[in-house]
RNA sequence: GCGCCGUUAGUCUAGCCAGGUUAGGACAUGGGCUUCCCAAGCCUAUGGCCCGGGUUCGAAUCCCGGACGGCGCA
Numbered sequence: 001g002c003g004c005c006g007u008u009a010g011u012c013u014a015g016c017c018a019g020g021u022u023a024g025g026a027c028a029u030g031g032g033c034u035u036c037c038c039a040a041g042c043c044u045a046u047g048g049c050c051c052g053g054g055u056u057c058g059a060a061u062c063c064c065g066g067a068c069g070g071c072g073c074a
Stems, first nucleotide, its partner, number of pairs: 001073007010027004020057001028046006050066005
């Protein structure tokens, strides 16, 4: 230098191919219920699409560029 893959809450992850519902789940944290207390269990709340641009009535999703990480080739 070229190619491929990945980036979604504090952590892990589904969804992206095939655009439209409040972006789903687990852990964590706060509150509540339960219990003599704790743990466990149940309910609830908190918090997220790497950045910029384009297409579109509408983009996490499609297109272009960039950043970071990984792999391969030279």
Molecule: transfer RNA
Organism: archaeon